[in-house]
This record gives sequence, C1' cells and structure tokens, in this order.
RNA sequence: GGGGUCUUAGCUCAUUAGGAAGAGCGUCUCCCUCGCACGGAGAAGGCACGGGGUUCGAAUCCCCGAGGCUCCA
Repeated sequence: GGGGUCUUAGCUCAUUAGGAAGAGCGUCUCCCUCGCACGGAGAAGGCACGGGGUUCGAAUCCCCGAGGCUCCA
C1' cells in the first nucleotide's frame, strides 16, 4: 500500500435478504427469609462507530472517514 471481516444496552452477542431493536449476565425495586444467598415477579437502560446519500421508510443498501481482527505484498 491492497483484500476480507467486525463496530447494536454496563459486558457477551442476536436482529439473513429495508417496515423500525431483543436475549443472557449485570443494575434497581418488590415477594420469599430472623438475615443473606438461591428462587419468583417486575423495571430502568441503546435510536445501532462518525458523516453524507438512496428510499415513503435504513442497524440492515451505496459513498467517505475512524477503530479492532485477519490475509497478501
């Protein structure tokens, strides 16, 4: 320098061909207990790496950047 791939909740990851975001763990509240843990019920928390474009509509498609991993030179 070039190719590929990834970047979604605090963490690990889903969301397959565009109709608008979920799980597990974690956190908080309640129940249970003499109390804690376990267990049960519920809640908060992201508009999706940044910017632009296409579209009625984009996490999902296109372009330009940033970062991680990897391959070639």
This is a predicted structure of a 73-nucleotide RNA (transfer RNA) from Pseudofrankia sp. EUN1h. The prediction has a mean pLDDT of 83. Lineage of the source: Bacteria > Bacillati > Actinomycetes > Frankiaceae > Pseudofrankia. Rfam family: tRNA. It is annotated as a transfer RNA.